This is a predicted structure of a 74-nucleotide RNA (transfer RNA).
It matches the Rfam family "tRNA". By type it is a transfer RNA.
Its mean pLDDT, the model's own confidence on a scale to 100, is 81.
It was read from a public genome assembly.

[in-house]
RNA sequence: GGGGAGCUAGCUUAGUUGGUUAAAGCAGCCGGCUCAUAACCGGCGGAUCGGGGGUUCGAGUCCCUCGCUCCCUA
Repeated sequence: GGGGAGCUAGCUUAGUUGGUUAAAGCAGCCGGCUCAUAACCGGCGGAUCGGGGGUUCGAGUCCCUCGCUCCCUA
C1' cells in the first nucleotide's frame, strides 16, 4: 500500500427488514436480610450509539469522509 472485522453506560455485550420507551449482566449508590461481612433480595442513577456530513417523514441501523483498535496479505 491492498483487503476484512470492530467502535453503544465505568467494564463486557444485545439491539431483527430503518419505526413508536436505546436493553441486559457486572460495577456504583440507596434500602432490606444478618450480631456483622459476604452471598441473596428490592430499588435508583448512568450512554442521544468513535468525530463530522448526507439520504429519509423517521438513522445505533443505509451512504460518504476522518480517527482509533485488531486480523489477513505484499